[in-house]
RNA sequence: CAUAAAUCUGGCGAUGGAGUUCGCCUUUAACCGCCGCUCACGGCUGAUAACUCCUACCAAAUC
Numbered sequence: 001c002a003u004a005a006a007u008c009u010g011g012c013g014a015u016g017g018a019g020u021u022c023g024c025c026u027u028u029a030a031c032c033g034c035c036g037c038u039c040a041c042g043g044c045u046g047a048u049a050a051c052u053c054c055u056a057c058c059a060a061a062u063c
Stems, first nucleotide, its partner, number of pairs: 010025004016054006033044004
């Protein structure tokens, strides 16, 4: 490095972690945001699939 067998274990839902719920996929998979633009390239939103909490970031106000 390759092959075979047995055993154990799942993975994913556009940026982190945890809990709960939901959905999807079965490794040829699910998944990998939006807009402008002929390509190229440029611009924009959000830490959630949903809820809650923490962390990071942004805005405003008060002390």

The RNA shown here (Fluoride riboswitch aptamer (crcB RNA motif)) has 63 nucleotides and comes from Candidatus Angelobacter sp. Gp1-AA117. Its mean pLDDT, the model's own confidence on a scale to 100, is 75. Lineage of the source: Bacteria > Pseudomonadati > Acidobacteriota > Terriglobia > Candidatus Angelobacter. The sequence was found by an Rfam model in a public genome assembly.